[in-house]
RNA sequence: GUCCACACACUGGGGUGCCCUAAAGGGCUGAGAUUAUACCCAUCGAACCUGAAGUGGUUAGUACCACCGUAGGAAGUGCGAUGACGAGUCUU
Numbered sequence: 001g002u003c004c005a006c007a008c009a010c011u012g013g014g015g016u017g018c019c020c021u022a023a024a025g026g027g028c029u030g031a032g033a034u035u036a037u038a039c040c041c042a043u044c045g046a047a048c049c050u051g052a053a054g055u056g057g058u059u060a061g062u063a064c065c066a067c068c069g070u071a072g073g074a075a076g077u078g079c080g081a082u083g084a085c086g087a088g089u090c091u092u
Base pairs, nucleotide, nucleotide: 001085002084003083006080008078009077010076011042012041013040014039016036017028018027019026020025048073049072050071054067055066056065057064
């Protein structure tokens, strides 16, 4: 000096569904499902959107699981610092 795991600061991106019920409310999955002082994600980007009420399975369920997915998009700067690599100088 370069690259990087990780951390911090500020900034930004994103989702908020399914079922029961007259409603309030309750149940299911999940980090988050009543816009939460929350949660997750920020280019080594599956946070999230499109494809798509897609395909297979499962269920009370248009939810849920897997595929789709080496698909197409998608929001960053600073700083600290571990490790690795390279160059120069000095000493032996």